A computed fold for a 77-nucleotide RNA from a Rickettsiales bacterium, annotated as transfer RNA. Taxonomically the source falls in Rickettsiales (Bacteria, Pseudomonadati, Pseudomonadota, Alphaproteobacteria). Its Rfam family is "tRNA". About the family: Transfer RNA (tRNA) molecules are approximately 80 nucleotides in length. By type it is a transfer RNA. The prediction has a mean pLDDT of 81.
């Protein structure tokens, strides 16, 4: 430098042909149990979907461009 896969909750991922509210496990908080702790059950909280723009009645999904990561690949010597 080409290529290509990817970037959603604190982590490790799902999200179907673009379509009714963006979820799932671990982990945090709270409470029940129990003498207590761990296991174990119930319940909360927590996202501007990497940045920008665009298309569209409507975007995590489709296009531009831009940035990051992990993979592959390559010219002379």
């Nucleotide at each position: 430098g080409g290529c290509g896969a990817g970037g959603u909750a604190g982590c490790u991922c799902a999200g179907u042909u673009g379509g009714u509210u963006a979820g799932a496990g671990c982990a945090a908080g709270g409470g029940a149990a129990u003498c207590a702790u761990a296991a174990u059950c119930c319940c909360u909280g927590g996202g501007u979907c990497g940045a920008g723009g665009g298309u569209u009645c409507g975007a995590g999904u489709c296009c531009c461009c831009c940035u990051c990561u992990c993979g592959c690949u390559a010219c002379c010597a």